The prediction has a mean pLDDT of 90. The RNA shown here (c-di-GMP-I riboswitch aptamer) has 77 nucleotides and comes from a mouse gut metagenome.

[in-house]
RNA sequence: GUAAACCAUCUGAAAGGAUGGGGCACAAAGCCAGGGGCCUACGGCGCCGCACUGGCGCUAUGGCAGCCCAGCCGCCG
Numbered sequence: 001g002u003a004a005a006c007c008a009u010c011u012g013a014a015a016g017g018a019u020g021g022g023g024c025a026c027a028a029a030g031c032c033a034g035g036g037g038c039c040u041a042c043g044g045c046g047c048c049g050c051a052c053u054g055g056c057g058c059u060a061u062g063g064c065a066g067c068c069c070a071g072c073c074g075c076c077g
Base pairs, nucleotide, nucleotide: 001026002025006021007020008019009018010017011016024066030072031071034069035068036067037064038063039062043059044058045057046056047055048054
């Protein structure tokens, strides 16, 4: 310097994000979604004999940088 969990409000289908409070921890817990990995499934597809405002499965165009690698910048000694 940053700010975990948790709480409040807002936002989103969700994962998540923003703001305020709050501090677990962190030399890169700064930036960055190129490569992995992980999360979600609105929508799409398939199935549940059919239907349903229902259920299940698959799927990222949605996310996670405090999961790893890569790239860029980087304090004191």